[in-house]
RNA sequence: GUGGCAUUAGCUCAAAGGUAGAGCACUUGCCUGUGGAGCAAGUGGUUGCCGGUUCGAAUCCGGUAUGCCACCCCA
Repeated sequence: GUGGCAUUAGCUCAAAGGUAGAGCACUUGCCUGUGGAGCAAGUGGUUGCCGGUUCGAAUCCGGUAUGCCACCCCA
């Protein structure tokens, strides 16, 4: 330099153009002598960033950033 993959909640991951979710974690309550476990409820996101297409974008297109992988060139 070329190509590919990944980027979504604190963490690990879903979501095939139509209200962004789950598990764990966290908070509150119940339970318990205390803690843990269990049960119930709840908080937390402008989907890496900038644009475009569309009535509508996490999703499609262009650019860009970071990480990983493969290949090419030079030494």
The RNA shown here (transfer RNA) has 75 nucleotides and comes from Candidatus Gottesmanbacteria bacterium RIFCSPHIGHO2_01_FULL_40_15. The coordinates come from a structure-prediction model, not an experiment, and the mean pLDDT is 81. RNAcentral records the identical sequence in 5 taxa. It matches the Rfam family "tRNA". It is annotated as a transfer RNA. Rfam describes the family as follows. Transfer RNA (tRNA) molecules are approximately 80 nucleotides in length. Its family is annotated with triplet codon-amino acid adaptor activity in the Gene Ontology.